[in-house]
Context: one part of a larger RNA
RNA sequence: CCCUCGUUAAGGAACUCGGCAAAUUAACCCCGUAACUUCGGGAGAAGGGGUACCCCGUUAGCGUGAAAGUAUUUACUACAGUAGCGUGAGGGGGUCGCAGAGACCAGGCCCUGGCGACUGUUUACCAAAAACACAGGUCCCUGCCAAAUCGUAAGAUGAAGUAUAGGGGCUGACGCCUGCCCAGUGCCGGAAGGUUAAGGGGAGGUGUUAGGGGUAACCUGAAGCACUGAACCGAAGCCCCGGUAAACGGCGGCCGUAACUAUAACGGUCCUAAGGUAGCGAAAUUCCUUGUCGGGUAAGUUCCGACCCGCACGAAAGGCGUAACGACUGGGGCACUGUCUCAACGAGGGGCUCG
Numbered sequence: 001c002c003c004u005c006g007u008u009a010a011g012g013a014a015c016u017c018g019g020c021a022a023a024u025u026a027a028c029c030c031c032g033u034a035a036c037u038u039c040g041g042g043a044g045a046a047g048g049g050g051u052a053c054c055c056c057g058u059u060a061g062c063g064u065g066a067a068a069g070u071a072u073u074u075a076c077u078a079c080a081g082u083a084g085c086g087u088g089a090g091g092g093g094g095u096c097g098c099a100g101a102g103a104c105c106a107g108g109c110c111c112u113g114g115c116g117a118c119u120g121u122u123u124a125c126c127a128a129a130a131a132c133a134c135a136g137g138u139c140c141c142u143g144c145c146a147a148a149u150c151g152u153a154a155g156a157u158g159a160a161g162u163a164u165a166g167g168g169g170c171u172g173a174c175g176c177c178u179g180c181c182c183a184g185u186g187c188c189g190g191a192a193g194g195u196u197a198a199g200g201g202g203a204g205g206u207g208u209u210a211g212g213g214g215u216a217a218c219c220u221g222a223a224g225c226a227c228u229g230a231a232c233c234g235a236a237g238c239c240c241c242g243g244u245a246a247a248c249g250g251c252g253g254c255c256g257u258a259a260c261u262a263u264a265a266c267g268g269u270c271c272u273a274a275g276g277u278a279g280c281g282a283a284a285u286u287c288c289u290u291g292u293c294g295g296g297u298a299a300g301u302u303c304c305g306a307c308c309c310g311c312a313c314g315a316a317a318g319g320c321g322u323a324a325c326g327a328c329u330g331g332g333g334c335a336c337u338g339u340c341u342c343a344a345c346g347a348g349g350g351g352c353u354c355g
Stems, first nucleotide, its partner, number of pairs: 001350008010341002014339001019336001027051005036041001038173001052095005061087004069079003072075001096100001108334007115326002120132002136171007148157003174321004179251003184248002186244005193239003199233002204228005211220003252270005279313001280310001291307005
């Protein structure tokens, strides 16, 4: 010096990102317990008091319970309950110590926000959480040889189930709610018209040549065989017509206006599919920003309550609340402490020296 412990004057969080760590608290009995609340809870809230031993004492009471007793329906019966055994509060008196749950083991508490309802689950070995799950809500698919999934298939799961069932998506208890937009994309429905593949169709064209013409070069050229091929007939799809947002998603700008000023209920205009409703709001979201005001502190970039100019909240990628719950996270307080002022001493184990 390191590790693991013990104690500490005065102060008591001044430490620090942060009370991290440590300390406090702690058992049982009694008293007593607030807001709030889903009436269950919150609650061990908080906050107090008691606790040893001896005697009265074989205490009261309670349990068990032979023998004996009483009763009758005479039974392995019922009732009452003595002895014995077990258990045992409360009261009075007394005794000792600094201390009686005498050691060990054994909640610190309160106030106020955020997030998630909750119990659960998770990154085996740096993350346990506000992430996942969850009951509940809602949408879509599926009529059974179901949809969906695995497999080339056979086959299997779904399910020895049958729409109060099964699969998929989103949301996430509960309470109050969940606004507007279907123009785009998707999905669903429609089938009149447009477009449209293979295929059907075969007008026409080309090659070849028996023949014909021609002195020849060459021209023409039926059938057949080849090659090609127009019109026309051809589904779904797309175009088109509708629907649908708890489908993917989206939810404006400029100018003016009131008898102080300021502001604008009001008006004008442009654009849009429609221009953000309720609720919330400097927020796990606010750049400017330590916004401004209030509270708490002697002093507060954090915190709480407001305001609203929301850079860039907003309604199931849910909005706003919410009792209970949380090894979650922010702020404050009481208690308590070597966290600190500021360090000291002690113990054990290392380190060091010798072997």
Overview:
A computed fold for a 355-nucleotide part of an RNA from Desulforudis audaxviator, annotated as large-subunit ribosomal RNA, domain IV. The prediction has a mean pLDDT of 88. RNAcentral holds the full RNA, with entries from ENA. It matches the Rfam family "Bacterial large subunit ribosomal RNA".